[in-house]
Context: one part of a larger RNA
This record gives sequence, structure tokens and C1' cells, in this order.
RNA sequence: GGGCCUACGGGCGAUUUUGUCAAAAUGGCUUCUACUGACCCGUCUUGAAACACGGACCAAGGAGUCUACCCAUUAUGCGAGUGUUAGGGUGGAAAAACCCGAACGCAUAAGGGAACUGAGUAUAAGAUGCCAAGCUGAAAAGCCGCAGCAUCGGCCGACCUUGACCCUCCGGGGAUGGGUUCGAGCAAGAGCAUAUUUGGUAGGACCCGAAAGAUGGUGAACUACGCUUGAGUAGGGUGAAGCCAGGGGAAACUCUGGUGGAAGCUCGAAGCGAUACUGACGUGCAAAUCGUUCGUCAAACUUGAGUGUAGGGGCGAAAGACUAAUCGAACCAUCUAGUAGCUGGUUCCCUCUGAAGUUUCUCUCAGGAUAGCAGGAACAAGUACGUAGUUUUAUUAGGUAAAGCGAAUGAUUAGAGGAAUCGGGAUUCAAAGAAUUUUGACCUAUUCUCAAACUUUAAAUUGGUAAGAGCCGGUAGUUUACUUAACUGAACUGCCGGGUGGAAUACGUUGUUCUUAGUGGGCCAUUUUUGGUAAGCAGAACUGGCGAUGAGGGAUGAACCUAACGCUGAGAUAAGGUGCCAAAAUUCGCGCUCAUGAGACACCAUAAAAGGUGUUGGUUCAUUUAGACAGCAGGACGGUGGCCCUGGAAGUCGGAACCCGCUAAGGAGUGUGUAACAACUCACCUGCCGAAUGAACUAGCCCUGAAAAUGGAUGGCGCUGAAGCGCGAUACCGAUACUCAGCCAUUGUCGCAAAUUUGAGGCGUCAAUGAGUAAGAGGGCGUGAGCACUGUGUGGAAGCCUUUAGCGUGAGCUUGGGUGGAACAGUGUUUAGUGCAGAUCUUGGU
Repeated sequence: GGGCCUACGGGCGAUUUUGUCAAAAUGGCUUCUACUGACCCGUCUUGAAACACGGACCAAGGAGUCUACCCAUUAUGCGAGUGUUAGGGUGGAAAAACCCGAACGCAUAAGGGAACUGAGUAUAAGAUGCCAAGCUGAAAAGCCGCAGCAUCGGCCGACCUUGACCCUCCGGGGAUGGGUUCGAGCAAGAGCAUAUUUGGUAGGACCCGAAAGAUGGUGAACUACGCUUGAGUAGGGUGAAGCCAGGGGAAACUCUGGUGGAAGCUCGAAGCGAUACUGACGUGCAAAUCGUUCGUCAAACUUGAGUGUAGGGGCGAAAGACUAAUCGAACCAUCUAGUAGCUGGUUCCCUCUGAAGUUUCUCUCAGGAUAGCAGGAACAAGUACGUAGUUUUAUUAGGUAAAGCGAAUGAUUAGAGGAAUCGGGAUUCAAAGAAUUUUGACCUAUUCUCAAACUUUAAAUUGGUAAGAGCCGGUAGUUUACUUAACUGAACUGCCGGGUGGAAUACGUUGUUCUUAGUGGGCCAUUUUUGGUAAGCAGAACUGGCGAUGAGGGAUGAACCUAACGCUGAGAUAAGGUGCCAAAAUUCGCGCUCAUGAGACACCAUAAAAGGUGUUGGUUCAUUUAGACAGCAGGACGGUGGCCCUGGAAGUCGGAACCCGCUAAGGAGUGUGUAACAACUCACCUGCCGAAUGAACUAGCCCUGAAAAUGGAUGGCGCUGAAGCGCGAUACCGAUACUCAGCCAUUGUCGCAAAUUUGAGGCGUCAAUGAGUAAGAGGGCGUGAGCACUGUGUGGAAGCCUUUAGCGUGAGCUUGGGUGGAACAGUGUUUAGUGCAGAUCUUGGU
């Protein structure tokens, strides 16, 4: 304690709130197994899972900032002004704060190169059209008409023109009138200051990154070269000059044997070097070493110390070598956070909108500016009637497709006819010249075939305009540099009359302004189209897509087909499918096809010419009961061994010709054959048999044509009266698409403050919508610090751990337990060194 019962004492008691105890699953989390879907993120890119680049893992750090100026938005203060600038006053320890405030900035006047001139003027601040609000009215309607837009007129300045009048030093001043010229002007001021946000510019300018450039220094302990002064360099070989002895010779001189020990001579050790193995080693012994081999070894030799030469400089037996592991210009510091149109990176959430790769210019082609596309903000009006990627009607523009060439231009085939003229050939006449004939040019009527830069004709599609009140008719007037022979017309203005609306369809907010991002590499498909042999090639047009986009289907897949997406449930479909993998018919009906490499669904992942007596249809022409075709059987003769050629040729090497007779029929011969004959056979005729037969084309399926390197792909298995090919039927399966229902968000319509505080930044109702890269806007979450208020904390703050429990779409938040041991939280406001996965990021750890 609604309600029920009542003997009025009371009783029972739903719902709600709450203590304690207990159980569980349908809840949460973790692990494992099976099945289904499912390629790795970031990035540049038309396109990434990529054999494109960055990325082992963890923690901490890490990138649009500040100042000045400019454009714009919003807010606030004052306002024809506004602003604290110096300075002064009050104040106080010093400041801040408060007050006054010359000058100066911007604004209040513009125009002009400048001199300079300079914006209504007395019925005061123009007129017309559209027009909010307001007023009158019951309504219709009328009056007055803000801001704004459009048009016309006036004023100011510049420029062009006019030039009364005045002064006069003969050069000036200048009223008035006009202008189709120019101005960032006037026309009852709107600004200034501060703050905020987006964008721009200058600054390190979002962060990291050069190759370079400049200034001033430090280095010759390495190494290059010079100079000075020291040190060092086995043992052999060859044997120059000179000298000695002997011989020869008249002599010059010469021969032989020794001696001697020269040389940028030779072999070779030390030393110095470094040819080959392209050996060893190659996280080495070593940022150039080791082994064997090799070059040189008395000099242009090797080497110590000292000293000299310095960076656009040195030094160089010259290799751009060397100048301290650095050299086609050393090292160090500074200018310097150098610059980079280039690469990489750029940190929390949700909601709404949502691109471009095109135009023009550019020392422009990896970039910018400009327009376009896009976001945001604001204003005006609010159903006026409007708008339109649509149709119709009317009118207008066009020269593509097609067509045409017995029409023009140009090309081009074939005959026919031809009076005159021109060229070539032939014949006749003695020649001049003429005649005849022939062939071209040419002419005439025809005929065949063509054109992006030909066309009489001429589409479809397409572009513009119009489809009414701002109209139509009548009448009068004004002006004009237009027009006319003409105050004629045209334009404009006034008045009178007519008159509600002048095709269809769809939609219901429409129009205007300001400001700004990204983009300015594109790619694909059907159709049209240019170059090219062609291309997954290059270049265009219309439309649609991908880019920026998922879902179902095409096995696989950026673009193909269906179809665009909030979170769930149910139903019924699309494309495509229904043997099994794998949801759904081994469904039904009719044909075709047998493959010793069958076939199997658009884009699409190849096959051709040419063939087949494989099989199934079709067309045409023949033969056939007067007996065809096939099969078996019989005949296949005579003139004649035709003529020619030939060594020969009698049907049959070859050439021309190809008759006659008898017949049912038989070629002056279709083949075999012979040296030539012969013989056989065929055409042709007949008998038996008894019903269809032959030929040429054509097109369905099947076969041949059809050969490649790991073993391989109708998606696989497999399938043959199919699970193949062609045609038809009915069911069923199947998406985030469609329908219905619930919830969330956004946008919009409509309504709501009277009774009592608060309250419109609110509450309620209904409807529609929901994809998204670059980019924009709105609203939120989280971190550090200041101020104000309110709080928590040794009876335990922060932090950390946690399968405690919850809230929110999310960023995140609250809560329980454990640990911990001294600070911390909420709200409002201000402020910022404020959010990490990437940067070959930095430092530390593993």
C1' cells in the first nucleotide's frame, strides 16, 4: 500500500523499495578443436598481396608554431568619429588598475601625369520596374514604399568641343551649351579599435634530408719533390782503356800471350719493390696481410734526422697521382635551422557535405597562376508560380552519314556512231596535189567504278529562340545625328477598350552575394574515329564507370553483369545458377553428337585456309515396273591390217580424220598386253533378279589440319538416352538492392512558455534520408599549466595490476579487488612545448 473480503476488531494483498542467503545460464573472459570467410600494414601510384620502397620487438622523445601586415567572417565598445602614443594626474614599497591627453594613424572627397579644379540648393535632396515591413479595408484591392538589383537622368574631376564677355604687357581669364569618352567619385556620411577563426605574404615557417657557395684558420708524424747532414749495399761471371813480353814489317803499324779491372754490364743474398696463382684470408693476423713465384740489386740506389713548398694552393720521370685510412680541389669552425618546384614522415573520436586530373598563360612539361569542379557563411523573398541533362509545336543554324557521277570539279573501264579539223601508217595515180583505207586525238549518245582536303540533293542525332499582362487592339503626343519622297515609319510616353492566361510531363523552396581548400600524372568499357602490319600501342569524341566503392555473380580479377552500403529481424527477388565439392531439379519435353588428344556459356584468356563415302538435314538435276542401280552370266561383228608417218604400228608410239553395213548391241576404239600379231578387258546390248538409284552443291555436330621445353587444369572431381551442344517448359536457390517492423543519427514540416521556479542551446509530432579518397565544416573525448568555486585524502591520494561490475556509436569514462604510501579530483574560464606505428626517425633496452 491500488485492490479484495469483513463479524468493522481486522485479514489477504498486486506493485514499489530494501537486508541476508542460495542456485543457474541465456551473460563476460581465456584456451583448444572442427567448419565457413579471409593475401601485410604504411606509401608514391591510373593501378600494390606484389619479384616496388620503409617496417625484428618494447619504452621514452618526435612534426602547421609565434610575430607583423593584408582580405574575409563573427562578437564587443564608441560612433562622424575612433584609437591609454609620448607625457601628466590619482594610486601604491614597486607595479597593475583608474583619469586626462597635444601630436599621429585610419576614416570623414574625389579626379588628374601634373598645374590644379572640386560634388543638392528652395516645390529641398531625381525618375521608372521588382520589392520586406507599415497604413486603409470584411475581402478583393489600394496607399506609402526600407535594404538591394536593373535602366534612365543630374552633379564633381580628367579628356574632346562651344567661346558670350572681360583684362590686355597680345598673351590670358572665362560664363553658357554639348559629348556615343574615362574615374577605385557625389546623390541625408560609416567608420575606428579590440578579440576570434579560415586563408595569403615575409620571416628557419609543418619536421628531417643535399650536390654546392662564402669567410677565417689547422695540417708535409702519411705521402710528393727540393736542399743540408749522416748511415748502408754478400759471393760469383764477363773482361774496356792503359801496361808488359814475344813475333812480323823499310815504315806506318800489326799479330799472339799475359797483366789490368772499366761498366746507369750480367747471375744473385740482404735491402727496395710487387708479376702470376686472379692461391690463402675475406665478422681477417691485417680498414691491403700471408705463402710460393716474380722485378731490381753500385746506381736516375736504399734509408735516418733536419729544413722548405699549403688548398684553386703545393708537389708531380704525369697515374688527376700524392697533400695524415679524406682528393677531378684536404681538414676544422662559422655564415647556417643555407636552399630544394624533389624523396620520406606528419600523432584522438563521431557526424554532415564532397572533388579533380580539364581551359588559358608560364625558360611551361615532376611546378605554379587562371577559370572550372567542391566546402562553408550570409542575404533577399516565400508559392510568386517558378524550375528543368525531358517531350511537343513553331522558327532558325548546319553540310556529317547516306546518296550522286547518262549533274559541276577531279579520277576511271568498255565498246558504238561520227560532218569538219589535227598527227602517224599503208595503197593507187609519173610528181605537185588528190583519192581510197586504217589508227589515234577530238565530238555525240551510252556503259563500268570512285573521292578526308568533290558535290546538285541530303538525313538521324544536335545547338539557339519562343510558347503572354512586361499581352493584344485603337487613339493622341514628345524627341531623335535612325528611317522615309513625306511628321512617313521606328522607339518612347499618356489615354480608352478587350482580357486571367494560352502545349505536355515531372519536381516543390528558389534566387543572389562573399570567402576558401584540394585538383591541374589519369585509366577502362560500348559506340564513332586518326596514325600504325599489329599491340594489354599512341592520339581524340559522346556517354557511363574505376580512381574515391564495399556487397552478390563471372573459380581467380580496379573497370564486365546485378546492384551502390546506418544497426538488427522477417519476406520475396536480380545477375547467375540447381550431379558432388556447394544453397537449389541426377526436373520435364524434342532434336544433334562418340572424339586412339570430345565438349562444356558474354567481357575471356586464340585458332585458319583447305579437306572427310563419319553422321544428320536441305536444294537442284538425272535414271527407274516400257524393270533402272548393284551382283552373276552371254555377246562385244563385218568393209578393215581405214589414211599418213615408220625398221615395225593389225583399235591401243605419233598426226589428221572419225564414215558405211549387219544388228538387240558393238568406238576406225577405255585399259592390260606383243618386236608386230594374238589373247584378255571396257564402253554398248541382252538374260536372271525385283524397287528404288545416281550426280553436283549446301550446312549442323564430329574428325583431320593442330609441334616445346617442372606435371596441369571446362575451377576440381567427374560426366556419354549427359552433368555435352541447340530449342522449349515449370519449380527452386540466390545480395548490404526491394518490401515490412524495431532502434540510432542527420535534415526538414508542424505545434508548444497562459497556472508556479527554471526553461528555446528546450520539449513533442510526422516524414525523408544514411557509400566515400583529397578537401571542408560541425560537435565531442583526452593531457600539462593559471584563476574561481565545490570537494576527496594516513579511517590511505596519485600511479600500477586485474577473465570485478557497468555506461557510451566512439575517443573514452565510472566502479569492485589487489598493490602502493602523499597528494588529488569535478565544474566554469583562460592558456599551450597537448594525443604516434611507421619518417633507412633519435636515445636506451631485449

RNAcentral holds the full RNA, with entries from ENA and SILVA. Predicted 3D model of an 846-nucleotide part of an RNA (large-subunit ribosomal RNA, domain II) from Sathrophilus holtae. Rfam family: Eukaryotic large subunit ribosomal RNA.